[in-house]
RNA sequence: AAACUGGAGAGUUUGAUUCUGGCUCAGAUUGAACGCUGGCGGCGUGCCUAACACAUGCAAGUCGAACGCGAAAGUCUCUUCGGAGAUGAGUAGAGUGGCGCACGGGUGAGUAACGCGUGGAUUAUCUACCUACUGGUACGGGACAACAGUUGGAAACGACUGCUAAUACCGUAUACGCUGGUAACGGGAAAGGGGGCCUCUUCUUGAAAGCUCUCGCCAGUAGAUGAGUCCGCGUUUCAUUAGCUAGACGGUGGGGUAACGGCCUACCGUGGCAACGAUGAAUAGCAGGCCUGAGAGGGUGGCCUGCCACACUGGGACUGGAACACGGCCCAGACUCCUACGGGAGGCAGCAGUGGGGAAUAUUGCGCAAUGGACGAAAGUCUGACGCAGCGACGCCGCGUGGAGGAUGAAGGUUUUCGGAUCGUAAACUCCUGUCAAGAGGGAAGAAACCUAUCAAGACUAAUACUCUUAGUAAUUGACGGUACCUCUAGAGGAAGCACCGGCUAAUUCAGUGCCAGCAGCCGCGGUAAUACUGAAGGUGCAAGCGUUAAUCGGAAUCACUGGGCGUAAAGCGCUCGUAGGUGGCUUUGUAAGUCAGGUGUGAAAGCCCACGGCUCAACCGUGGAAUUGCACUUGAUACUGCAUCGCUAGAGUAUAGGAGAGGGAAGUGGAAUUUCUGGUGUAGGAGUGAAAUCCGUAGAGAUCAGAAGGAACACCCGUGGCGAAGGCGACUUCCUGGACUAUUACUGACACUGAGGAGCGAAAGCGUGGGGAGCAAACAGGAUUAGAUACCCUGGUAGUCCACGCCGUAAACGAUGGGUACUAGGUGUUGGGGGCUUGACCCUCGGUGCCGUAGUUAACGCGUUAAGUACCCCGCCUGGGGAGUACGGUCGCAAGGCUGAAACUCAAAGAAAUUGACGGGGGCCCGCACAAGCGGUGGAGUAUGUGGUUUAAUUCGAUGCAACGCGAAGAACCUUACCCAGGCUUGACAUCCUGCGAAUGCCCAAGAAAUUAGGCAGUGCCCUUCGGGGAAUGCAGUGACAGGUGCUGCAUGGCUGUCGUCAGCUCGUGCCGUGAGGUGUUGGGUUAAGUCCCGCAACGAGCGCAACCCCUAUCCUUAGUUGCCACCAGGUAAUGCUGAGCACUCUAGGGAGACUGCCCGGGUUAACCGGGAGGAAGGUGGGGACGACGUCAAGUCAUCAUGGCCCUUACGCCUGGGGCUACACACGUACUACAAUGGUACAUACAAAGGGUUGCGAGACCGUGAGGUGGAGCUAAUCCCAAAAAGUGUAUCCCAGUCCGGAUAGGAGUCUGCAACUCGACUCCUUGAAGUCGGAAUCGCUAGUAAUCCCGGAUCAGCAUGCCGGGGUGAAUGCGUUCCCGGGCCUUGUACACACCGCCCGUCACACCACGAAAGUUGGUUCUACCCGAAACCAGUGAGCUAACCGGCAACGGAGGCAGCUGUCUACGGUGGGGCUGAUGAUUGGGGUGAAGUCGUAACAAGGUAGCCGUAGGGGAACCUGCGGCUGGAUCACCUCCUUU
Repeated sequence: AAACUGGAGAGUUUGAUUCUGGCUCAGAUUGAACGCUGGCGGCGUGCCUAACACAUGCAAGUCGAACGCGAAAGUCUCUUCGGAGAUGAGUAGAGUGGCGCACGGGUGAGUAACGCGUGGAUUAUCUACCUACUGGUACGGGACAACAGUUGGAAACGACUGCUAAUACCGUAUACGCUGGUAACGGGAAAGGGGGCCUCUUCUUGAAAGCUCUCGCCAGUAGAUGAGUCCGCGUUUCAUUAGCUAGACGGUGGGGUAACGGCCUACCGUGGCAACGAUGAAUAGCAGGCCUGAGAGGGUGGCCUGCCACACUGGGACUGGAACACGGCCCAGACUCCUACGGGAGGCAGCAGUGGGGAAUAUUGCGCAAUGGACGAAAGUCUGACGCAGCGACGCCGCGUGGAGGAUGAAGGUUUUCGGAUCGUAAACUCCUGUCAAGAGGGAAGAAACCUAUCAAGACUAAUACUCUUAGUAAUUGACGGUACCUCUAGAGGAAGCACCGGCUAAUUCAGUGCCAGCAGCCGCGGUAAUACUGAAGGUGCAAGCGUUAAUCGGAAUCACUGGGCGUAAAGCGCUCGUAGGUGGCUUUGUAAGUCAGGUGUGAAAGCCCACGGCUCAACCGUGGAAUUGCACUUGAUACUGCAUCGCUAGAGUAUAGGAGAGGGAAGUGGAAUUUCUGGUGUAGGAGUGAAAUCCGUAGAGAUCAGAAGGAACACCCGUGGCGAAGGCGACUUCCUGGACUAUUACUGACACUGAGGAGCGAAAGCGUGGGGAGCAAACAGGAUUAGAUACCCUGGUAGUCCACGCCGUAAACGAUGGGUACUAGGUGUUGGGGGCUUGACCCUCGGUGCCGUAGUUAACGCGUUAAGUACCCCGCCUGGGGAGUACGGUCGCAAGGCUGAAACUCAAAGAAAUUGACGGGGGCCCGCACAAGCGGUGGAGUAUGUGGUUUAAUUCGAUGCAACGCGAAGAACCUUACCCAGGCUUGACAUCCUGCGAAUGCCCAAGAAAUUAGGCAGUGCCCUUCGGGGAAUGCAGUGACAGGUGCUGCAUGGCUGUCGUCAGCUCGUGCCGUGAGGUGUUGGGUUAAGUCCCGCAACGAGCGCAACCCCUAUCCUUAGUUGCCACCAGGUAAUGCUGAGCACUCUAGGGAGACUGCCCGGGUUAACCGGGAGGAAGGUGGGGACGACGUCAAGUCAUCAUGGCCCUUACGCCUGGGGCUACACACGUACUACAAUGGUACAUACAAAGGGUUGCGAGACCGUGAGGUGGAGCUAAUCCCAAAAAGUGUAUCCCAGUCCGGAUAGGAGUCUGCAACUCGACUCCUUGAAGUCGGAAUCGCUAGUAAUCCCGGAUCAGCAUGCCGGGGUGAAUGCGUUCCCGGGCCUUGUACACACCGCCCGUCACACCACGAAAGUUGGUUCUACCCGAAACCAGUGAGCUAACCGGCAACGGAGGCAGCUGUCUACGGUGGGGCUGAUGAUUGGGGUGAAGUCGUAACAAGGUAGCCGUAGGGGAACCUGCGGCUGGAUCACCUCCUUU
């Protein structure tokens, strides 16, 4: 210095968030099993299943010192050879008798029980052996085994006759403090064995009847030990088990037991148990402990210890101290075995072992050496208890598989960004060590004894004997065991695996695979770049183990005692009354049950914990302590609770006086309206709808007037007003009646609160009987709508709705909020009372009913004195979603159905609130050629072009709603070209490197379709040089590295692009708000084209966008003046800026100016801004362009280019020829040309801009009808050319026709380009002259120099333009306006959507699989009941048969007692009949669940397109529809009320 040391979370619902809530994981543990692997040792541990069946061996015997018998083999001796004797040996062996066998060992079937645990009781008991004490142990008797003989049986086993001993059995005597009885007086016992001695007595070497020692025996007392019985408390689940019970509860008498007791019996009484759970069912041995846990708890009961129960199944007793007995008996049953078929034998849940079952659990081992037990005086015998060993990594603990050095960071593997990185100091190599294993040698402790020998002391005694006790010495005893341990030898030598590496969770790369194969604890991975599958490398974790599976606790506060909840997540009974129960105001006294404190007993040991100690350590073990939170007894305390008691009035109640009220019931009365009927007037419609129709009406409707009938409901008043417990209650009057409230005083004196069961009330629908029936209206019918329409709408219409009586008992029966009490800021309405004064829009107060709001609370929404706040009391209810409020059972109901109320199976969610979006057949505001108003088109025709489709050898590929389709392609005859066919090449058409040869290059010729191949001629250059050669450039050949790919993946990518959209938006920092997602800013009031600007504001600022800055254009100025210009001057021409001169003008192209709501008026918030005006070329961004925020569409493009990965490599590369991309029944898009007179044709004639041109544009001239040709002036362009502008204008003609419109198609003839116009170019001339007469549904563009219309130019390009990109000419109409369609922006609202409405999602039907229910029945288990049968045994009776002990008797015999047998009560098994509960199975049937793509619809989520939902009823393929009543958990608009602010 002890025995106090301890509490972690994560993943998964969502686009994200918070919460609720389940599922899953990380931890510890196990009598385990399985997979892979496996060196050693120690200590433990090992049939959890079939309490299934068992071969074989062993597991309980012992005692000759209780008793009577009593061999044999062998050996020796003798022998008449037949045998006998001795020894073996009083041995073996049975038998009688005693003790033991009730312990030890096994198992957990049964048992929910005084079985177990704990604490008591036993004055209600027993206890062999053991201990102590007291006393005794005397005298007799008769049997029965063994044995012998006879005999039955296959055997097991007997039967009869005869003999015999005892510590076996019996009698007598005696006896206590035993026992019966008040007492007197009765009753009751014993057994001997062994050793020794001669002191006493007797006989006399010595022995005994004597003495002594010892072991026994008997009676009694006490103890110890063990056992029996009784009681308090505790001890699993089910109420879908609610009533159970006749010996049942009690009493009296009797019997029985060791003992109390209905334990048994007779009689009497009618009790006893139960909601604090009886009875029944299911399951289960209980405990100390063990596992887990911070603890409280939860789970468990294997090993060890205590108790119980059982021993093949059921029943029974016997013996005994104790059993109703594991290795005893009897009976019954099942099974197995033997059998001579007559009859017998058996019981491993003892230790081993076998079969079987099973995922699974060991040796038919050694030994009694130790510990313990039985018997014995002892030696000793027995002991599968036990001690050891064997097998199994089954568990715990320990050790090892080497240590140090060693970088060329070896080889090799893997990977790579090709540099490297990593395995890795790891190896090799060098130097060491020697644990374990192997071999050799040594070698403890467990052993102390009994006994024997010897010696000593003591006790006993007459004694030195005997015996006993104690101490010493000596000798003896070991299964384990070839032990532990120690030493030596040799040598790194023999000894590492398993799981994992997506997150949770420590640890990553490559390859293969391609939603396959597979993985997976949860979430989830895998569809061609998988850190998730498989393999490898590397890494991480643990390690002789590692993982998996199963199981328990934990985490789980996820049953919440510690320690949860119920407005909307699961959860408040529809409401009230009230029983039991629970809880209960102030105060006095007592008590001391609860409560608190002290003490005593107990709480076994082991275990846990602490200290110390022993095995080298540890596990393990020993010693001592602590603890054992409990129970019982006892002593005290008395605040609180309880109980009893004296009082009180604040809770509760009663009386009195009032007013309010759709509170309830009954009777009567009233008017308005609907409908019907009657009559009148009157005439053609009415009714109905989105629009219609069915329907009513000329037989007179509807309309209107008058009258009548009948039923139902009560307008206005009417109000988040009133009343009632809720449901609910609304005309008026009367009667009866309940409750609440206010005020005042008086009275009672805790009489209270809640309320399991129970009782009553309880909307609508529905049911029964009888009425009633106007309107409305399920069902039904018809008409519409529709794809259909079993609906929504319409016309009719029956139950019903109404009344009386009786059922039903449910609703979103809601405030989704149980009742009661107390406390905790206010403000403001309203309702019923009371009070006050200063009489008011006043103040105070009690009861109700609303709204807002503080603190607080809540996940949030919200609630907030009418709590969902803070507390207490009582009740009800919840525990993931679905299955399911279903099934079965019970119960209620006439039925419909209600109440109670599961499981299998299945999912990883289901859910609440709030957030951001998106969406809405929601709302508000606003914009856009969005609609509208207009103009012109498309859709019809022909042609061109693109696409789809089809075809094809190929018709290359891509683009596919807007945002593909005159798109990539700014131009496919070859080329292009990527496609097809054919012919060729293989380091290649192209790049770099290496080697060899040759300069390069040019030309000729042959074959071939060409590519290409074969041959020949010419040519020899440049730089350096040591003259050998080398180098550069280039060609050819060769070799391998490599080239090449328009092959795949745009869903691996970069870049570029489209689109929303030139829409006005998208964000950030800081601050603030919110638990958070997030919000605020960015919303609001105005305004704008605009998040443009102004104002306001918990925001203040900022960024990307908008605008502006840039370009073109419109006006002016200035500078400059050729190729442009020509006003003035001059010259010239037929004419022309043609020339000089000039730069004024036009123009060109540089620079500037100008426009800013600057000015005025009005409006507006003194703002921003808007309307108008002036001036101005232009006016409110002047017109146009470029410019495209954060992002969306896995949008487009691997075929522009680039690029990861994959693929091809004499081909998927390259070259060449030809073909194809140009096909053609069709369909679509985009254009052109038209259909004509605003036109065509012919002639004449006027005015542009912007471009292009040397491989080019190409003038004039000539030729050709023309395309064009010849030719070549000019022009590298403000100079020349293309180049004619056209519409227009003028004149003429055509006269409404398939035409003088239109030009397709076709024939012929040509031109041009090009190597080449066949497939397959453009153009020209002549001829031909199709469709088409303005275009269905539908649809496109355009708001001004726009649409429309007219020409011109350019890119590409040899050639090819109706396309594209530009240019100018002529030049409109309309816009009321924002209801609607489309798209978009902002705010708001709903949402079950978030892949975001092309969303989500419901039900039937069809198919497959799964579990469950019902079912004619069938078949088991269990239990009850009535009856039948009645083994064995106990008990009672009988006992004519049999009978030793005792009694009588000389004997015979008799008696007492006993036995067999028989009878009876009771009873196991069994049988018959009828029930209850429960299991299995069952044709068929019912719903349920699950399943990637089935069918039908569209019910729900938005106002989900008829708001939805609840209850009920009817109907329907289905979701559902309709009626009645209810709810808001309904959107939208308006109104009312209330609130907030001023």
A computed fold for a 1542-nucleotide RNA from Halodesulfovibrio spirochaetisodalis, annotated as small-subunit ribosomal RNA. RNAcentral holds the sequence, with entries from ENA and SILVA. Its Rfam family is "Bacterial small subunit ribosomal RNA". NCBI's taxonomy places the organism under Bacteria, Desulfovibrionia, Desulfovibrionales, Desulfovibrionaceae, Halodesulfovibrio. Model confidence (mean pLDDT): 85 of 100.